[in-house]
Context: one part of a larger RNA
RNA sequence: GUGACGGCGUGCUUUUUGUAGCACGAUCCAACGAGUUUGAUCUACGCGGCAUGUCUAAGGGGGUAUACACUCCGGAGACGCAGUGAAAGCGAGCCUGAUAAGGGCGAUCGUCGCGUGGACAAGACCCGAAGCCGGACGAGCUACGCUUGAGCAGGGUGAAGCGCGGGUAAAACCGCGUGGAGGCCCGAACCCACUCGCCGUGCAACACGAGGGGAUGACUUGAGCGUAGGGGAGAAAUUCCAAUCGAGUUCGGCAAUAGCUGGUUCUCUCCGAAAUAGCUUGAGGGCUAGCGUCUUGACACUCUGCUUUGGAGGUAGAGCUACUGGAUGAGGAUUCGCGGUUCGCCGUAGGGUCUUCAACCAAACUCCGAAUGCCGAAGCAAUUAUCAAGGCAGUCAGAAUUCCGGGGCUAAGCUCGGAACUCAAAAGGGAAACAGCCCAGAUCGCAAGCUAAGGUCCCAAAAUCCAUGUUCAGUGGGAAAGGAGGUGGAGUUUCACAGACACCUAGGAGGUUGGCUUAGAAGCAGCCAUCCUUUAAAGAGUGCGUAAUAGCUCACUAGUCUAGAGACUCUGCGCCGACAAUGUAACGGGGCUCAAACAUGGUACCGAAGCUGCGGGAUCGUCAUUUAUGACGAUCGGUAGGAGAGCGUUCCAUAUGCGUCGAAGCGGGCGGGGUGACCCCCCGUGGAGCGUAUGGAAGUGAGAAUGUUGGA
Numbered sequence: 001g002u003g004a005c006g007g008c009g010u011g012c013u014u015u016u017u018g019u020a021g022c023a024c025g026a027u028c029c030a031a032c033g034a035g036u037u038u039g040a041u042c043u044a045c046g047c048g049g050c051a052u053g054u055c056u057a058a059g060g061g062g063g064u065a066u067a068c069a070c071u072c073c074g075g076a077g078a079c080g081c082a083g084u085g086a087a088a089g090c091g092a093g094c095c096u097g098a099u100a101a102g103g104g105c106g107a108u109c110g111u112c113g114c115g116u117g118g119a120c121a122a123g124a125c126c127c128g129a130a131g132c133c134g135g136a137c138g139a140g141c142u143a144c145g146c147u148u149g150a151g152c153a154g155g156g157u158g159a160a161g162c163g164c165g166g167g168u169a170a171a172a173c174c175g176c177g178u179g180g181a182g183g184c185c186c187g188a189a190c191c192c193a194c195u196c197g198c199c200g201u202g203c204a205a206c207a208c209g210a211g212g213g214g215a216u217g218a219c220u221u222g223a224g225c226g227u228a229g230g231g232g233a234g235a236a237a238u239u240c241c242a243a244u245c246g247a248g249u250u251c252g253g254c255a256a257u258a259g260c261u262g263g264u265u266c267u268c269u270c271c272g273a274a275a276u277a278g279c280u281u282g283a284g285g286g287c288u289a290g291c292g293u294c295u296u297g298a299c300a301c302u303c304u305g306c307u308u309u310g311g312a313g314g315u316a317g318a319g320c321u322a323c324u325g326g327a328u329g330a331g332g333a334u335u336c337g338c339g340g341u342u343c344g345c346c347g348u349a350g351g352g353u354c355u356u357c358a359a360c361c362a363a364a365c366u367c368c369g370a371a372u373g374c375c376g377a378a379g380c381a382a383u384u385a386u387c388a389a390g391g392c393a394g395u396c397a398g399a400a401u402u403c404c405g406g407g408g409c410u411a412a413g414c415u416c417g418g419a420a421c422u423c424a425a426a427a428g429g430g431a432a433a434c435a436g437c438c439c440a441g442a443u444c445g446c447a448a449g450c451u452a453a454g455g456u457c458c459c460a461a462a463a464u465c466c467a468u469g470u471u472c473a474g475u476g477g478g479a480a481a482g483g484a485g486g487u488g489g490a491g492u493u494u495c496a497c498a499g500a501c502a503c504c505u506a507g508g509a510g511g512u513u514g515g516c517u518u519a520g521a522a523g524c525a526g527c528c529a530u531c532c533u534u535u536a537a538a539g540a541g542u543g544c545g546u547a548a549u550a551g552c553u554c555a556c557u558a559g560u561c562u563a564g565a566g567a568c569u570c571u572g573c574g575c576c577g578a579c580a581a582u583g584u585a586a587c588g589g590g591g592c593u594c595a596a597a598c599a600u601g602g603u604a605c606c607g608a609a610g611c612u613g614c615g616g617g618a619u620c621g622u623c624a625u626u627u628a629u630g631a632c633g634a635u636c637g638g639u640a641g642g643a644g645a646g647c648g649u650u651c652c653a654u655a656u657g658c659g660u661c662g663a664a665g666c667g668g669g670c671g672g673g674g675u676g677a678c679c680c681c682c683c684g685u686g687g688a689g690c691g692u693a694u695g696g697a698a699g700u701g702a703g704a705a706u707g708u709u710g711g712a
Base pairs, nucleotide, nucleotide: 002023008018009017027712028711029710030709031708032707037122038121039120041119042118043117044116045115046114047113048112049111050110053079054078055077059073060072061071062070083090084089093105094104095103096102125263126262128260132253133252134251135250136249137248143227144226145225146224147223148222149221150220151219152217154186155185156184157182161178162177163176164175165174166173190214191213192212194211195210196209197208229245231241232240233239238247266646267645268644269643270642271641276289277288278287279286280285290395291394292392293391294390295389296388297387298386302385304381305380306379307378308377309376310375311374317368318366319365324362325361326360328358329357330356331355332354333353334352335351336350337348338347339346340345398423399422401420402419403418404417405416406415407414428439429438430437443616444615445614446613448612449611450610454606455605456604457590458589459588463603465602466601467600468599469598470597476592482576483575486573487572488571489570490569491568492567493566494565495564504559505558506557507556509533510532511531514528515527516526539554543552544551617636618635619634620633621632622631623630624629625628647701649698650697651696652695653694654693655692656691657690658689665685666684667683668682669681671680672679673678
């Protein structure tokens, strides 16, 4: 919170009691909750007994509650003492073999018990399936069937048959009446469930409201009975068989199995991984190796670093008439094709081959060829880092970053190799925040000092520091191709006092409207040519313009003025290019312009758990000694994991204590001790048991398991 559907009891009131009871739910608290036990099993280590090898097993005697323990017998048997061969066999050797060779295996590391680590067999660290099999219980729900009963207001339609009349030769047939058929019609009860709404922690684990369908039928329904689980039933949907159905429910086999998920309980100390290879019905699982730890042994420049030195190699680079191939330009030779031909040959878009010159390309090209790395040697440094055997593991999902490569799109916070580094398993400082980036590896304490990366105007510790420049874009503080008289620096070159560049004044002419084309084309649509003359200079014309002319202008020239003017290259910093969704929002913010931006140089300072100082602890080593202390040195981040040392709980044995003058437990203490697990003391409460020491045995430590039970 829900509120009588169901169960049980009571009750005997049947509109009824237990009753605001049972049941259900999140969190918290307490208790419980997971590597155990067994074994003539195997193995390693530690301790012990014996070794003149060791030990007994069943069973028996003593003992005892006739149970165990303990003790005494019991030598069956086991292991060991010799190996080797398939074996006969031989034997410190044997086998193979023709062998006297060579090769293979050997030439004594005991046994029993206890403890610990591990393996194996068992439920085997704990909880967890869906399922499989067996026996029972179910058809009071539902499906179908059998037997026997029951129900269907009212209204409509009006089949056959029959009667009468008409009709016929007789029929057929027609009309009227009567009649009352039907998986007939309309529509309540009843049955169903098509649509919409409502409900959707409901009134309800399928209801309610409004409509809808059937409603004498293959109809509906009561009671009794039948069919049972690989079975039934099924107008057939894998539909129903008691809210359960691709195989009911329940109990058992059963602690099924789970290469899967979750959980797995006190402390401190030392060391400390892996996410790889091979194989795998293998890929999120295993096995062996690799990498960790512990024990024992080996002590050799064994390992590592640097220097010198000797090697192997074909990468980067480079090169290619040095091969194999690719590919471009210019030329030559030859041939094919095509065209011409006087058949001699000539020309030619094009193809092939060869060749000359020039410039190139290659993971699967190489005449060449590094650096690093690798192997060997010597020296130096450091000193066990090395190697061997054995016990115990964990790891086989790795990640980012930098460099070299493959795949992809020179895409991915992509993927696969190699090298390095960090994270993983690493805290601290920086990067605003930010596992993998930069600095740096936390034994503990200090209100001491020095630095690293990164910083020093304020937030915010330290320079508003010094020197010289740059930038005006808030560029800094996001971005490309591309664009631009932004601005600084360096350089090349042209013109210029015989006067440049720019403005201004004047000229810019004649042949000629060049020729062609055109309707026209006169410098200026287009095509061709682009001369000559006069000149200080003037194009058969730079642009505008006209229908075509005209007109304006430029090139070019003179004058005037006066001292620099133009073009280009490289480079620093800026500008444009530049568009996104709540709000600036692309420096962490404020704010900053000879800077608080950028470049170069310099001097200070700040800055970390780094280094140093002072003090404490631990581990290892060396030395010393009085053998548990001291001095010195090094070390002390840590997940999986290995190794070591301890704390606490319950019980047992032995010894020894405390307690009604108050045990355990519980509450409190700014009381004390220990690195810690924890221990002690004091006060209160409580009211009868409880410690300590040394050993032993374990139902021995909880915060997590959608854990279990109880309580709030």
The part of an RNA shown here (large-subunit ribosomal RNA, domain II) has 712 nucleotides and comes from a Candidatus Moraniibacteriota bacterium.